[in-house]
RNA sequence: CGGUGAUUAGCGCAGCUUGGUAGCGCACUACUCUGGGGGAGUAGGGGUCAGAGGUUCAAAUCCUCUAUCACCGA
Numbered sequence: 001c002g003g004u005g006a007u008u009a010g011c012g013c014a015g016c017u018u019g020g021u022a023g024c025g026c027a028c029u030a031c032u033c034u035g036g037g038g039g040a041g042u043a044g045g046g047g048u049c050a051g052a053g054g055u056u057c058a059a060a061u062c063c064u065c066u067a068u069c070a071c072c073g074a
Base pairs, nucleotide, nucleotide: 001073002072003071004070005069006068007067010026011025012024013023020057028044029043030042031041032040033039050066051065052064053063054062
């Protein structure tokens, strides 16, 4: 320098193909069960989807550029 992939909640990930209310597990908070611990149950909070721009009635999703990481090639 060229190509490919990844980036979504504190952590690990789905959702993208086929645009239409942003989810799951763990973790966290409150309450309950228990003499306590451990464990379990119920309820709840937390995201402007890596950044910018474009297309569209509507973008995590489609297009362009940029950033970081990984791999392949030169």
This is a predicted structure of a 74-nucleotide RNA (transfer RNA) from Psychromonas ingrahamii 37. Rfam family: tRNA. Rfam's curators write: Transfer RNA (tRNA) molecules are approximately 80 nucleotides in length. The RNAcentral record of the sequence draws on Rfam. Model confidence (mean pLDDT): 81 of 100.